[in-house]
RNA sequence: AUACGAUAAAGGCAUACUUUUCGAAAGAGAAGGACGCAAAGCUACAGACCUACGGGCCGCAGAGGCCUAAGGUGGCUGGGUUGCCGAA
Numbered sequence: 001a002u003a004c005g006a007u008a009a010a011g012g013c014a015u016a017c018u019u020u021u022c023g024a025a026a027g028a029g030a031a032g033g034a035c036g037c038a039a040a041g042c043u044a045c046a047g048a049c050c051u052a053c054g055g056g057c058c059g060c061a062g063a064g065g066c067c068u069a070a071g072g073u074g075g076c077u078g079g080g081u082u083g084c085c086g087a088a
Base pairs, nucleotide, nucleotide: 004086005085012037013036017032018031019030020029021028022027035075041081042080043079045078046077047076048073049072050071054068055067056066057065058064
């Protein structure tokens, strides 16, 4: 240094839920709160999943339905990238 991850040490992040804001929604920001996490730091390149404003199609029309990400999820997985400590 790399790999690796302890009943180690110092710390870190923050699920659900609540309040509020943004958003068509999924979801995201802020505050509280901790289920958990050795990258649960960052990154939407690949896969997967979620939503459907808009667009297309169906429906005599309407109600509505189906398809579709340019939206989203990094706490779904992989990849890329950065990082604390040092037992086996």
The RNA shown here (c-di-GMP-I riboswitch aptamer) has 88 nucleotides and comes from Paenibacillus cremeus. Its mean pLDDT, the model's own confidence on a scale to 100, is 91. Taxonomically the source falls in Paenibacillus (Bacteria, Bacillota, Bacilli, Paenibacillaceae).